[in-house]
Context: one part of a larger RNA
Molecule: large-subunit ribosomal RNA, domain IV
Organism: termite gut metagenome
């Protein structure tokens, strides 16, 4: 000097990103216990008190227990094991699950909600197949997607994309169909070169016919998704309930809002502090909130995150001493 542990004057978070770590609380009995609430909870809320031993009395079948008195110690659940608490906010309802080996969470799951597919040799999945799962089930069932208890709710847009339905028209494959054409040559013509050329065979192939799909016509958002701009206007100013105009499929409704979302920004005001880029309550000018990619609340719950307070402390002011084990020295 290091590690593990113990104690500490005065102060008591001044430490620090942050009370990290430590201290403190602690079993049992009695009293007492708020907001809020889904009436179950919250709750061991919080906050107080008691406790050893001896004697006497009461009660009892006995013990326990109760009352009164006394007594010892610093200390009586005498050691040890055994919640710190409160206030406020965010997120997730909850118990659960997870990155074996840096992340336990606000992520996943969840009951509940909703959409969609599936009539049974079901849909879906595995397999080349046989076959199997689904299911020895049958729409109160099974598969898939999204959301995620509960409460109040879930607005507008079907132009694009997707899905569902439709079938008049357009387009459209193989197949069917076989016109015109071409090659070949019996034959005919020509002095010759060569020309014409039936049938057959072969090549090639137009019209016409023909499904789904696509175009087209509708529907559909708890399908993928989307949800404007400029200008003017009111008896001070400011602002604009109001008007005009352009564009759009439609121009963001209820809520919430400097937010796990706000760049400017430490926005402004208020609270808390002596002092607060964090926190809480408001405001709304939402760079770039918003309704099952759910919106807003919410009791209970959380080794979650944030702010404040009480208690408590070597976290600190500021360090000291001690014990054990190393390091170091001798051997």
């Nucleotide at each position: 000097c290091c590690c593990u542990u113990g104690u500490u004057a005065a102060g008591g978070a001044a430490c620090u990103c942050g009370g990290c770590a430590a201290a403190a609380u602690g079993a049992c009995c009695c009293c007492g216990u708020a907001a809020c609430u889904u009436a179950g909870g919250g709750a061991u809320a919080a906050g107080g008190g008691g406790a050893g031993c001896c004697c006497g009395g009461g009660c009892u079948a006995a013990c326990c227990c109760c009352c009164g008195g006394g007594u010892c110690g610093c200390a009586g659940c005498g050691a040890g094991u055994a919640g710190g608490c409160c206030c406020a906010a965010g997120c997730g309802a909850c118990u659960g699950u997870u990155u074996a080996u840096c992340u336990a969470a606000a992520a996943c799951a969840c009951a509940g909600g909703u959409c969609u597919c599936u009539g049974c040799g079901a849909a879906a999945g595995c397999g080349c197949a046989a076959g199997c799962u689904g299911a020895a089930g049958u729409a109160u069932a099974g598969g898939g997607g999204c959301u995620g208890a509960c409460g109040c709710c879930u607005g507008c847009c079907c132009a694009g994309u997707g899905c569902u339905g439709g079938a008049a028209g357009g387009u459209u494959a193989a197949g069917g169909g076989g016109a015109a054409a071409u090659g070949u040559u019996a034959g005919g013509g020509g002095c010759a070169a060569c020309c014409c050329g039936a049938a057959g065979c072969a090549u090639a192939g137009a019209a016409c016919u023909u499904a789904a799909g696509c175009c087209c016509c509708a529907g559909u958002g708890a399908a993928c998704g989307g949800c404007g701009g400029c200008c003017g206007u009111a008896a001070c100013u400011a602002u604009a309930a109001c008007g005009g105009u352009c564009c759009u499929a439609a121009g963001g409704u209820a809520g919430c809002g400097a937010a796990a979302u706000u760049c400017c920004u430490u926005g402004u005001c208020a609270g808390g502090u002596a002092a607060g880029u964090u926190c809480u309550g408001a405001c709304c000018c939402g760079c770039a909130u918003g309704a099952a990619u759910g919106g807003c609340g919410u009791a209970a719950c959380g080794a979650c995150u944030u702010g404040g307070g009480c208690g408590c402390u070597g976290u600190c002011u500021c360090a000291a001493c001690a014990a054990g084990g190393g390091g170091c020295c001798c051997g």